[in-house]
RNA sequence: UUUAAUAAUUUGCUAAAUUCAAAAGAAGCGGAGGAACCAUCUUUUUGGGGUGAAUCUUGCAAAAGCAAGUAGGGUUAAAGUCUUUCGAUCCAAACCCGUCAGCUAACUCCGUAAGCAUUGAGAGAGGUUCA
Repeated sequence: UUUAAUAAUUUGCUAAAUUCAAAAGAAGCGGAGGAACCAUCUUUUUGGGGUGAAUCUUGCAAAAGCAAGUAGGGUUAAAGUCUUUCGAUCCAAACCCGUCAGCUAACUCCGUAAGCAUUGAGAGAGGUUCA
């Protein structure tokens, strides 16, 4: 000096997943069910539906699985936040309800987990600090 691993702290990222309390819980944020009106005149095993960005196509070949692409989604901070352009890069899953749910005021119910990271270049908006 470089690479890898582990631990701690700081900072940051995905996501609703944070704060207070410390005894239960509460606040905030997020999701589902559920009238009238409106919509649909459905096609209910060819089941249907929900959370989520995570759908669809093709091929290996028949299944599991794998590969290429794709609707769609994220990161690119460390000279703060948001939007955006170019470039780079990554994801494109999983789970649940149980024959059943359009929207939906009142009302009812549920969640508040988990997993990660280490310095590309411009524009605009509105802030912070100092003088």